This is a predicted structure of a 101-nucleotide RNA (SAM riboswitch aptamer (S box leader)) from Megasphaera sp. The coordinates come from a structure-prediction model, not an experiment, and the mean pLDDT is 88. The model forms 97% of the base pairs in the Rfam consensus.
[in-house]
RNA sequence: GCGUCAUCAAGAGCAGCGGAGGGACUGGCCCGGUGAAGCUGCGGCAACCUGCCGGAAGGUAAGGUGCCAAUUCCAGCAGGAUUAAACCUGGAAGAUGAGAC
Numbered sequence: 001g002c003g004u005c006a007u008c009a010a011g012a013g014c015a016g017c018g019g020a021g022g023g024a025c026u027g028g029c030c031c032g033g034u035g036a037a038g039c040u041g042c043g044g045c046a047a048c049c050u051g052c053c054g055g056a057a058g059g060u061a062a063g064g065u066g067c068c069a070a071u072u073c074c075a076g077c078a079g080g081a082u083u084a085a086a087c088c089u090g091g092a093a094g095a096u097g098a099g100a101c
Base pairs, nucleotide, nucleotide: 001101004098005097006096007095008094013042014041015040016039017038021031022030023029025076026075027074028073043068044067045066048064049063050061051060052059053058072093077090078089079088080087
């Protein structure tokens, strides 16, 4: 990088450095000098892989990842519902993990 499978309505922050951006993309709508991104320290959440117990269901620990505004913030394509809006279903895209090439 590419494709496969699973999950995505829950959960979890302070400090230092840093200085204006960030929420993948596009359009919205938000967050941001009462300090963005990024880096560091400490803390936390979860439990995909992993260890242990178990026949299994499951339990437990947290070693490898991941994550800690808003449902994956909402929509982007197709369909359903409604006078319209709110709304519902599936898909695409994206993210994370596992294993393959």